The RNA shown here (FMN riboswitch aptamer (RFN element)) has 128 nucleotides and comes from Microlunatus phosphovorus NM-1. The RNAcentral record of the sequence draws on Rfam and Ribocentre.

């Protein structure tokens, strides 16, 4: 050096033109967006986690906090390859709860929140 624990810190994109309408960033056309591991090779649609919601138990003692469970979208076809539901080309298709003068992945709000996950910082420490 390298590796290994433990705090703590960081870590989410998108409403654009035109149409109706009194009134929609919500409704119609077209277009914009894609969190973490993982997987013979690079995924928003494969396997899985996280977020949002619900239920138990536990601590708190009114509104959290910890653990467990349980809910929770969506992809075909051709092409190359040794390997691709990952690449290319072509066509789809999805997108948590409230709120809103009218229905929202994109605007507000819970959230200056929590959160998977790091070959990411930083600091301490332990072996060797």
């Nucleotide at each position: 050096a390298a590796u290994c624990g433990u705090g703590c810190u960081c870590c989410g994109g998108g409403g654009u033109c035109g149409g109706u309408g009194c009134a929609a960033g919500u409704c119609c056309g077209a277009g914009c967006c894609g969190g973490c591991g993982g997987u013979g090779a690079c995924a928003g649609u494969c396997c899985g986690c996280g977020a949002c919601c619900c239920g138990c138990u536990g601590c708190a003692g009114u509104u959290g906090c910890a653990g467990c469970g349980g809910u929770u979208g969506a992809u075909c076809u051709g092409g190359u390859g040794a390997a691709a539901c990952u690449c290319c080309a072509g066509a789809a298709c999805c997108g948590a709860c409230g709120g809103u003068g009218a229905a929202a992945g994109u605007c507000c709000g819970g959230a200056u929140g929590g959160g998977a996950g790091g070959c990411a910082g930083c600091a301490c420490g332990g072996a060797c």